A computed fold for a 346-nucleotide RNA from a Fimbriimonadales bacterium, annotated as Bacterial RNase P class A.
NCBI's taxonomy places the organism under Bacteria, Bacillati, Armatimonadota, Fimbriimonadia, Fimbriimonadales.
The prediction has a mean pLDDT of 77.

[in-house]
RNA sequence: CGAGUCGACCGGACGGCGGCCUCGGUGAAAGCCGGGGAGGAAAGUCCGGGCUCCGUAGAGCAAGGCGCCGGGUAAUCCCCGGGCGGCGCGAGCCGACGGAAAGUGCAACAGAAACACACCGCCGAUGGCCGCAAGGCACAGGCAAGGGUGAAAUGGCGAGGUAAGAGCUCACCGGCGUCCCGGCAACGGGACGGCCGUGCAAACCCCGCCCGGAGCAAGGCCAAAUAGGAAGACAUUGACGCUGCUCGCCGAGUCUUCGGGUUGGCCGCUAGAGCCUCGACGAGAGUCGUGGCCCAGAUAGAUCGCCGUACAAAGACAGAACCCGGCUUAUAGGUCGACUCUUCCA
Numbered sequence: 001c002g003a004g005u006c007g008a009c010c011g012g013a014c015g016g017c018g019g020c021c022u023c024g025g026u027g028a029a030a031g032c033c034g035g036g037g038a039g040g041a042a043a044g045u046c047c048g049g050g051c052u053c054c055g056u057a058g059a060g061c062a063a064g065g066c067g068c069c070g071g072g073u074a075a076u077c078c079c080c081g082g083g084c085g086g087c088g089c090g091a092g093c094c095g096a097c098g099g100a101a102a103g104u105g106c107a108a109c110a111g112a113a114a115c116a117c118a119c120c121g122c123c124g125a126u127g128g129c130c131g132c133a134a135g136g137c138a139c140a141g142g143c144a145a146g147g148g149u150g151a152a153a154u155g156g157c158g159a160g161g162u163a164a165g166a167g168c169u170c171a172c173c174g175g176c177g178u179c180c181c182g183g184c185a186a187c188g189g190g191a192c193g194g195c196c197g198u199g200c201a202a203a204c205c206c207c208g209c210c211c212g213g214a215g216c217a218a219g220g221c222c223a224a225a226u227a228g229g230a231a232g233a234c235a236u237u238g239a240c241g242c243u244g245c246u247c248g249c250c251g252a253g254u255c256u257u258c259g260g261g262u263u264g265g266c267c268g269c270u271a272g273a274g275c276c277u278c279g280a281c282g283a284g285a286g287u288c289g290u291g292g293c294c295c296a297g298a299u300a301g302a303u304c305g306c307c308g309u310a311c312a313a314a315g316a317c318a319g320a321a322c323c324c325g326g327c328u329u330a331u332a333g334g335u336c337g338a339c340u341c342u343u344c345c346a
Stems, first nucleotide, its partner, number of pairs: 002341009013309006020037007039317001043328002046326005051215004058247004064210004068082005083097001084095004098206002103204002105200003119147002121143003126140002128137003155173002158170003174196001176193007219267004229258006241249001274293003278289004
């Protein structure tokens, strides 16, 4: 110099004129003065909560969620650190991460065979047949080491041994078991031992932990109007009681159909698990403390248009609707930091 990896930030600011929404002050009102006004993802609705309501949300089962260990948080499928496995020369990245020795099930086709099945084969020592004999045959019997098939063939490679073979034996490696050491733990290291029947649980399942439900169209208040309507079913022999079932508890109305009236206003609604600076603790996620700030609250749904200045990026992706914390997806252009690798120079 180039190519990469990881992390963070900006994506607008100031002034003038006009327009829109909201808050405060003043005023009888008209109006005047002042403050504020879309995002890093506001998106997806994939999660977790705050909050509200259901009398208690009681017990159990079912359903659902999670699945290596430790920590963080209000909580999570999130974040941090570590372990193991895989990818990458590396910085780093990914993880579908408990159990196959409780049971069930699946593995097409090929292949002899996918929980013991021999197709091609090897041996035939011992027994058998032939031969005077040397020897031959391959019947009985033995083998799964070689070949073939397959994603996978019952530990791997090598040596010894054997009739030929086989962990049959041995060395090394893998798996499993026991013991010791280190670590909170996942796990790692070492020693010894027998010789060892595949894979799939994101198949059902087993094990451990978590777990009421519904949702701001939640839920309250005010005003107004109508038909103190009609017909049924269930219910003190206990109905209804916010996923389902059983038990328990409660104790009076509950539900269905047809029909009529009101579709108005206010609250919830923005001071928050809030933001910024600094300090301490911690490897880190974060925790604690000091000081400062108030930054949209619409409801047929507001934040725009023109000009100027500086920077030069204001052109991309894209618009709040109860709020917050994550994850995922989209993104023109720009800035910064740390680290890795190739090559060159000193």